Predicted 3D model of a 1459-nucleotide RNA (small-subunit ribosomal RNA) from a metagenome.
Model confidence (mean pLDDT): 83 of 100.
The sequence is in RNAcentral, with records from SILVA.
It matches the Rfam family "Bacterial small subunit ribosomal RNA". Its family is annotated with ribosome and structural constituent of ribosome in the Gene Ontology.
RNA sequence: CACGGUCCAGACUCCUACGGGAGGCGUGUAAAGUGGCGAACGGGUGAGUAACGCGUGGGCAACCUACCCUUAAGUUGGGGAUAACUUCGCGAAAGCGUAGCUAAUACCCGAUAACAUUCCCAAAUCGAAAGGCAGGGGAAUCAAAGGUGGCUAAGGAUUAUCCGCUACCGCUUGGGGAUGGGCUCGCGUCCCAUUAGCUUGUUGGUGUGGUAACGGCGCACCAAGGCUACGAUGGGUAACCGGCCUGAGAGGGUGACCGGUCACACUGGAACUGAGACACGGUCCAGACUCCUACGGGAGGCAGCAGUGGGGAAUUUUGCGCAAUGGGCGAAAGCCUGACGCAGCAACGUCGCGUGGGUGAUUAAGGCCUUCGGGUCGUAAAGCCCUGUCAUGCGGGAAGAAGUGCAUUGUUUCCAAUAAAAGCAAUGCUUGACGGUACCGCAGGAGGAAGCCCCGGCCAACUCCGUGCCAGCAGCCGCGGUAAUACGGGGGGGGCAAGCGUUAUUCGGAAUUACUGGGCGUAAAGCGCGUGUAGGCGGCAAGAUAAGUCAGGUGUGAAAUCCCUUGGCUCAACCAAGGAACUGCGCUUGAAACUGUCUCGCUUGAGUACGGGAGAGGAGAGUGGAAUUCCCAGUGUAGCGGUGAAAUGCGUAGAUAUUGGGAGGAACACCGGUGGCGAAGGCGGCUUUCUGGACCGUUACUGACGCUGAGACGCGAAAGCUAGGGGAGCAAACGGGAUUAGAUACCCCGGUAGUCCUAGCUGUAAACGAUGGGCACUUGGUGUAGCGGGUAUCGACCCCUGCUGUGCCGAAGCUAACGCAUUAAGUGCCCCGCCUGGGGAGUACGGUCGCAUGCUGAAACUCAAAGGAAUUGACGGGGGCCCGCACAAGCGGUGGAGCAUGUGGUUCAAUUCGACGCAACGCGAAGAACCUUACCUGGGUUUGAACCGCAGGUGAAAACUUCAGAAACGAAGUCCUCCUUCGGGACACCUGUAGAGGUGCUGCAUGGCUGUCGUCAGCUCGUGUCGUGAGAUGUUGGGUUAAGUCCCGCAACGAGCGCAACCCCUGCCCUUAGUUGCCAGCGGUUCGGCCGGGGACUCUAAGGGGACUGCCGGUGAUAAGCCGCAGGAAGGUGGGGAUGACGUCAAGUCCUCAUGGCCUUUAUGCCCAGGGCUACACACGUGCUACAAUGGUCGGUACAAAGGGUUGCGAAAUCGUGAGGUGGAGCCAAUCCCAAAAAGCCGGUCUCAGUUCGGAUUGUAGUCUGCAACUCGACUACAUGAAGUUGGAAUCGCUAGUAAUCGCGGAUCAGCAGGCCGCGGUGAAUACGUUCCCGGGCCUUGUACACACCGCCCGUCACAUCACGGGAGUUGGCUAUACUAGAAGUCACUGGGCCAACCCGCAAGGGAGGUAGGUGCCGAAAGUAUGGUUAGCGACUGGGGUGAAGUCGUAACAAGGUA
Repeated sequence: CACGGUCCAGACUCCUACGGGAGGCGUGUAAAGUGGCGAACGGGUGAGUAACGCGUGGGCAACCUACCCUUAAGUUGGGGAUAACUUCGCGAAAGCGUAGCUAAUACCCGAUAACAUUCCCAAAUCGAAAGGCAGGGGAAUCAAAGGUGGCUAAGGAUUAUCCGCUACCGCUUGGGGAUGGGCUCGCGUCCCAUUAGCUUGUUGGUGUGGUAACGGCGCACCAAGGCUACGAUGGGUAACCGGCCUGAGAGGGUGACCGGUCACACUGGAACUGAGACACGGUCCAGACUCCUACGGGAGGCAGCAGUGGGGAAUUUUGCGCAAUGGGCGAAAGCCUGACGCAGCAACGUCGCGUGGGUGAUUAAGGCCUUCGGGUCGUAAAGCCCUGUCAUGCGGGAAGAAGUGCAUUGUUUCCAAUAAAAGCAAUGCUUGACGGUACCGCAGGAGGAAGCCCCGGCCAACUCCGUGCCAGCAGCCGCGGUAAUACGGGGGGGGCAAGCGUUAUUCGGAAUUACUGGGCGUAAAGCGCGUGUAGGCGGCAAGAUAAGUCAGGUGUGAAAUCCCUUGGCUCAACCAAGGAACUGCGCUUGAAACUGUCUCGCUUGAGUACGGGAGAGGAGAGUGGAAUUCCCAGUGUAGCGGUGAAAUGCGUAGAUAUUGGGAGGAACACCGGUGGCGAAGGCGGCUUUCUGGACCGUUACUGACGCUGAGACGCGAAAGCUAGGGGAGCAAACGGGAUUAGAUACCCCGGUAGUCCUAGCUGUAAACGAUGGGCACUUGGUGUAGCGGGUAUCGACCCCUGCUGUGCCGAAGCUAACGCAUUAAGUGCCCCGCCUGGGGAGUACGGUCGCAUGCUGAAACUCAAAGGAAUUGACGGGGGCCCGCACAAGCGGUGGAGCAUGUGGUUCAAUUCGACGCAACGCGAAGAACCUUACCUGGGUUUGAACCGCAGGUGAAAACUUCAGAAACGAAGUCCUCCUUCGGGACACCUGUAGAGGUGCUGCAUGGCUGUCGUCAGCUCGUGUCGUGAGAUGUUGGGUUAAGUCCCGCAACGAGCGCAACCCCUGCCCUUAGUUGCCAGCGGUUCGGCCGGGGACUCUAAGGGGACUGCCGGUGAUAAGCCGCAGGAAGGUGGGGAUGACGUCAAGUCCUCAUGGCCUUUAUGCCCAGGGCUACACACGUGCUACAAUGGUCGGUACAAAGGGUUGCGAAAUCGUGAGGUGGAGCCAAUCCCAAAAAGCCGGUCUCAGUUCGGAUUGUAGUCUGCAACUCGACUACAUGAAGUUGGAAUCGCUAGUAAUCGCGGAUCAGCAGGCCGCGGUGAAUACGUUCCCGGGCCUUGUACACACCGCCCGUCACAUCACGGGAGUUGGCUAUACUAGAAGUCACUGGGCCAACCCGCAAGGGAGGUAGGUGCCGAAAGUAUGGUUAGCGACUGGGGUGAAGUCGUAACAAGGUA
């Protein structure tokens, strides 16, 4: 839109009481209904799905397609109902029912009809076939609806109008097209094999049903098939694609937005309608949930657009409009459209723009840093001169609009028509959500507009403060324990910027899954070995083919995206157009080298036959001797045996030893060999039987028969298991003896399984060449085993050579290196196995085999490594060579005693501090009564005891005297300055400010100095060479040395620091010099070098000489050198000193000094008195003196050196028993003094004892120094007379003028020495030698060490924590099978109830056809039972990981102390 009724603007007629009423007509709005079309599109979501779901390319000869286009034909005659409406009723509602009326393009019947459908007949053609086809003939079956506008001659009616004609829209039946779909096929499409077998409508056939259509799609029957290692089945996960992100690519990841497909619409099931659905905003049923209810019953489905709740780290407005684009309906106007177009929110992303530009130095103030000079923020700011984007205000103001409709005009088509309708053209009117938006103009004014991250390396950017393994950071490595570029803050800087960081995720880097593009000897990785199935790969020649392959053409590879070129928004992002590309798939034409396939050949790969020799190859049977043990007998007597040493054990009941005989079991000496054989495991006396394989030689034959080999099958050391034998020796377990802290071990004595045989099982090993198999190729040398050939010979050996096996060394090459190297780890091809960080773990679970260890084989969690090879060191209860008072050989000590001294400890108000194996402990300290002094107590002081800048003030302070006091200090008194330009200055004091001071801390912030290894012989460099490199070489080697000393050799050649030498002392000589030293000769003498004198000597102190393996001999390489002799004062460095390489020990020292930082500032500074450092149950170190006769004591007597001395040494003399006093000569010292040397020698005495040893301790009395000897000095005299009679374990020094012993001096110092540093006197013993202890050097070896053996490191236990396994069970999910029951619904059957159309019949009624209902099959959720699988929880339990300095041992790394 069609239809009917209600209603109704309007015109007409009639009536009127003028308000209006009635009648029919009538465009048509609104609402509901009948009917038509749409609602299966568009929009949303990704739960399911591993599938023809998707992608790509085909097929349908097995199909459908409303609306649209085209074409052919038609559109005829009838009929009966029913909503709405009215009436009545039920119900809370939703809604329902009864009766009555009515229309259609609703429904039904009939006619006509084919080129439609089905069947039949004959026959052509196409196709490989199945089968197809507008062919010919015949039969059967099936259609329809009208509406609107215009004109109406004839006809009916005559008012309207009907019929008719015409246009348009519809309707029906066919053909074709277009579009959209359905089905089907090839290929592609995730993970798990710890899912290996799955399947009964299953696979196929026949028939039938069903569908639009093929088909087990359904059913009946028949057959027993179908799928699977090229991964079936099962489980997990997942929508797929164009694309998107990444990447050089190949790949990897992903599937938001946009586009294509699929699936879904509360969950599950089902159909209806329709062209299309098993239907998001339809229906039915079941379930869960929510809501309404009068409790009887009902309603609902935002994964549409907004919006709400919830969840969450997190995701927007209950907006405007159909103006544009698109869709549905309609003739159109138009209506509908949360599709869509716009706007709003969110920096969520991309792009663009701004936050200003110029000038401006006293480089302002301020901040920060500072070496205090300055630097930096920084031309940055301010100031001055400008500009005007964005924002703000005011004004103007779009494009997007093409159409459509109406009106007018013109024209064309249709038509009988100038009507209507349709088309075209012109003119006018009409349409904008965004939006007064974009854009434009004007105005004013730098005004309103910058943050975030980072600054240790990677990685661009540095300082200060705070903190002090705290707080914290951290992507990895790692920062933080008092100087943090790493934490926090400040300053500064770097990066990005309306954003910046973080987190999460993906790819990349990562050749770290390796197709491109990796590996497997030792780093992870070759199956223990063979036989062989599938598979993969495969010799030479020819022909055919064209599957692979290659080339051309063609179809497709949607659009968008990416890329290129243009164009449009002011640019860009964005958008548009054109091109290229889409690496793929299909079809077709061609090529024929290679691969494949087929055919025909060949002999070189492979194999067979024949002739030989070798062999621990295998299996069975037999047999032999030696030895062990046992038994018997003889001889014989006290031990045997065993070990590091022992014991257990055996033996007087006669062992061991020895002789003879016997028994039994196991293994086979010599030969014997990096020799042989075997696939590996493995195989060893001899004989024999059976048997496998390899090799050599020669011809003949087969003709690619080959290689490898997932699964599979077989073999497979030792140990072990089952059953039965056997059992000599050996020997797990076990017993005993030792060892030891322990010793469930190592050693010893015993000893059972087992070891042996038979039959089975097991199936693992460092089953190793840690090296899979095969073929081919690639310089060599030298052994060895087997078999041949050649030459020579009488023959053998020897020599040359071929094949096979087995070793060594090495070229190229390879390798991370080590190494491999024709027996490859080289160069290639083929096949198989295996690897992908360490631990967890070859574990758990599951499966499977087994009697049991077997095989297969994860994850959570955790770490920033684990590992290989090589290098340099260090280390070794590894090796070689060598050295040292290292041991040994000696001498003397320590450890025992007393005392001294230092230390620890303890004590104390304080006992100041430092030093701690060697290398702290008679050390700092070369000297603590006060001082020192740093400690304690007490008293005082605060710009301070000393130095010093500035500002202000004062004019005194010091000194002296007195008082108080322990003193410091305080109080009082005396005294009271100089210069001057008169401003002031010097000086002193006070105040303030800078700042002093600190023996306070840090030696682990430092300098300097020192110790030590060690006076050990080493440590390095340049150039060259070698090595990927660390590094090596040199520097190693052969000799030699005290020596990296020297020689020789050498891919090294040189050089430096060390060694040595140069320096000092000492030993011999010479020269010079001769006082204070000396005195040979001469003179004098007081007898003293005293004097004269002398330079000879000694000596002194300056300069020289001398010693160099120089000479000779031997040895050695003819060298370096070594040995020996001579000469010489001295002989191989003559002796001694000084001298200390690169480095190590975070060695020592902040208390010598210096110094960064920190701390302190009326105290941690400074002054003073007293005390302490001197304590004393103990312990240790270093010393002294002794224990006695080689001595003590008394007397006498002899000989040094080196030093020191003027606030000093101090003589003679004298006093004192003595310490010492008095004294004062001399001496600034070769002059004088200290100063006596002592041991020694001579003589006497003591006579082995706690003494005539020893001298501690104590008493008394003294001396000296000093302000002062109480705490707390030294010495003297007298008296006293302790321990101690040679020292346990252990331990130290010394190799010659040394040890030992004896005295002397000096520094410090008022005084104090047993310590320290020096000096001389007397003056030995011993060293075979390098096995051992300690330390060191060189070479080499091993290493899991590198903080370097005081290293590293393992396991149990205990505690904490984390994840996992087992676990009686328990709770869910998914799923299988069987059964129960079975909603809705399709289908089938039934249908006695009900039914208008058609048929018969006048009617009643009957028939045909249907239908409610019923039944059956199927069937969802549900239930029962039994399984499977998966997940959660689970008392308890098991191991594992991790954790700070827990316990026990010491397993491993070195020969790791038992490889």